[in-house]
Context: one part of a larger RNA
């Protein structure tokens, strides 16, 4: 010297990009954050046209379908194949979407809504009857699926891969509709996106030295998308380790960031990848995908209803409460834009996102006015009382108008047929008017250090980074005149180079 998610302690005038609970993974009152499809389906109600059947649009609720495994927080734990990098699966899975290719034939019970009768304070819930499907459940068909038999080629990396013929066995569907399509079933292949497995690398303490029975290993059996003690029965006694094992203490990892000439040290905010975790603990279930943040279940710990019988509820999603702290912001606007979800679409939904609010909290910029002005004013300071110095500074003259202020006008972003569509916003930009008129401050001044001289105090009061000042003339304490730096900021703590 540089750096910061920073505080504090004076002071603040405008704009533009960031950034903003490092503390208690503390506890949450409130609103909203995952819907969506009527072109799967049946029914109910409401409106609109009719005398009426009926049509037609619409609303909430079920069934089903697809999404609620993304996106968004958080860093608690984790010393670990978590993470980074490099390889490897002859041990694997992958809805949506892209390509081929083959196929959709016949049939069948039910059930929710819905009525009706009940339980209950409520949350719910029960029994009888009814009904539909792109919901479910056989039949049929069917191989380049699986799964087994037989014999063959060819290749490898031990098990083993591929190919290609024959023989058995299983195993599919769904329709809607504005006729334009949009879906269905199985195959093969790809893209994505996962999973496992290895080399290397990855703080601190030896005042931690030994540690391990599912423990190394085999064999078989299970179980999984797959390999594996993954789990299990037996069988052998092995395995780790001063190249630091296990124990104990810290800690999300990295692209990155600060600094440094580099090597190196820190450091893991914002923004990009991985991970992990969702009140604490366990545990499954559906699904392509979870061991599931606004899903189930069990069991705590806390809240809350309660008619005491039994309930509900989970911000580390935005926002916002109290709490803790030195400390960190609005219960805002909109889906215009980019992206997700449902949909044929139109839409509808989306505190991801855009964007607007606060906070000099960072980094840029720009402003507080320019130019002339000598009687060196006046006042203040200091003084050898002659005078220095504030000082061209002020006053005056002639000037320009950035920012704020008032007026007129006004986008880009909107995605090429055209017409529509903007939270931001009457913003940004442009144009006119008007007045220097409304906009400076903070720290230092003994050396290190740029920058002194008066008065007070008198080892008091205080100052100090260091060295050291102060005990009657103190450029070191405090004011005050001056001077120095920096400036919308200065300084002053605190970490790190």
């Nucleotide at each position: 010297g540089g750096a910061c998610g920073a505080a504090c302690g004076c002071u603040g005038g405008c704009g533009g990009c960031g950034u903003g609970c490092u503390u208690a993974a503390c506890a949450c009152a409130u609103g909203c954050a995952a819907g969506u499809c009527g072109a799967a389906c049946g029914a109910a109600c409401g409106u609109u046209a009719g005398c009426a059947a009926u049509a037609a649009c619409g609303u909430g609720a079920g069934u089903g379908g697809c999404g609620g495994a993304c996106g968004g927080g958080u860093g608690a734990g984790u010393a670990a194949c978590g993470c980074g990098u490099g390889a490897g699966c002859a041990a694997c899975c992958u809805g949506c979407c892209u390509u081929u290719g083959u196929c959709a034939g016949g049939g069948g019970a039910a059930u929710a809504a819905c009525a009706c009768a009940g339980a209950g304070a409520a949350a719910u819930u029960u029994g009888u009857g009814c009904u539909a499907a792109u919901a479910c459940c056989g039949c049929a068909u069917a191989a380049c699926a699986u799964u087994u038999c037989c014999a063959c080629u060819c290749g490898g990396c031990a098990u083993c891969g591929a190919g290609a013929g024959g023989g058995a066995a299983u195993c599919a569907a769904a329709g809607a509709u504005u006729u334009a399509u949009c879906g269905g079933a199985c195959a093969a292949a790809g893209a994505u996106g996962g999973g496992c497995u290895c080399g290397c690398g990855u703080c601190c303490c030896a005042u931690u030295a030994g540690g391990u029975a599912g423990u190394u290993g085999g064999u078989g059996a299970g179980g999984u998308a797959a390999c594996g003690g993954c789990c299990c029965a037996c069988c052998a006694a092995g395995c780790c380790g001063a190249c630091g094992a296990u124990g104990g203490g810290u800690a999300g990892c990295c692209g990155a960031c600060c600094u440094g000439a580099g090597a190196g040290g820190g450091u893991g905010a914002u923004c990009g990848g991985c991970c992990a975790c969702a009140u604490u603990g366990g545990a499954a279930c559906u699904g392509a995908g979870a061991a599931a943040c606004g899903g189930u279940c069990c069991a705590g710990a806390c809240u809350c209803c309660u008619a005491c019988g039994g309930g509900a509820g989970g911000c580390a999603g935005c926002a916002g409460u109290g709490g803790g702290g030195a400390a960190u912001a609005u219960u805002g606007g909109g889906c215009a834009a980019u992206g997700g979800a449902g949909g044929c679409a139109a839409c509808u939904c989306u505190g991801a996102c855009c964007c607007a609010g606060c906070a000099a909290c960072g980094c840029c910029g720009c402003g507080u006015g320019a130019a002339u002005g000598a009687u060196g004013a006046a006042g203040g300071u200091c003084u050898u009382c002659g005078g220095a110095u504030u000082g061209u500074a002020a006053a005056g003259u002639u000037c320009u108008g950035u920012g704020a202020u008032g007026g007129g006008g006004g986008a880009c972003g909107a995605a090429g047929a055209a017409a529509g569509u903007g939270a931001c916003g009457g913003u940004a930009c442009c144009c006119c008017a008007a007045u220097a008129g409304c906009a400076a401050g903070c720290u230092a001044c003994g050396g290190c250090u740029a920058a002194c001289u008066a008065c007070g105090u008198g080892c008091c009061a205080g100052c100090a980074g260091c060295c050291g000042c102060g005990g009657u003339a103190a450029u070191a304490c405090g004011u005050a005149g001056g001077u120095a730096g920096c400036a919308a900021g200065c300084g002053u703590u605190g970490u790190c180079c």
Molecule: small-subunit ribosomal RNA, 5' domain
Organism: uncultured Clostridia bacterium